[in-house]
RNA sequence: AACUUAUCCAGAAAGACUGAGGGAAAGGCCCUGUGAAGUCUUAGCAACCUAUACAGCUAAUCAUUGUAAAAGGUGCUAAUUCCUGCUCUUGCUUUGCAAGAGGAAGAUAAGGU
Numbered sequence: 001a002a003c004u005u006a007u008c009c010a011g012a013a014a015g016a017c018u019g020a021g022g023g024a025a026a027g028g029c030c031c032u033g034u035g036a037a038g039u040c041u042u043a044g045c046a047a048c049c050u051a052u053a054c055a056g057c058u059a060a061u062c063a064u065u066g067u068a069a070a071a072g073g074u075g076c077u078a079a080u081u082c083c084u085g086c087u088c089u090u091g092c093u094u095u096g097c098a099a100g101a102g103g104a105a106g107a108u109a110a111g112g113u
Base pairs, nucleotide, nucleotide: 001113003111004110005109006108007107008106013042014041015040016039017038021031022030023029026084027083028082043077044076045075048073049072050071052068053067054066055065056064081105086102087101088100089099090098091097092096
């Protein structure tokens, strides 16, 4: 880095250093010297993986399901993945707009060549 599966309308920030960009990309719309991005420290959120406890299932074990908790591995802590782009359906005041469904792209986790 290709590929597979699952999830993405919930949740959670302070400090230090530094100093101009950032929100993936395009278009929009935003954030930002009342301090962007980055690095470090501390804290938090969540529950994907591992480990744990309890319950269901079983004659029993394994497996599996649910709940709890948060020790370890990740992840995350502006805005729904900030919104949209492509396809279909429906409605309307029809070169368009709105709503719904799906898709594409992306992110994360667990696999994986």
Molecule: SAM riboswitch aptamer (S box leader)
Organism: uncultured Mucilaginibacter sp.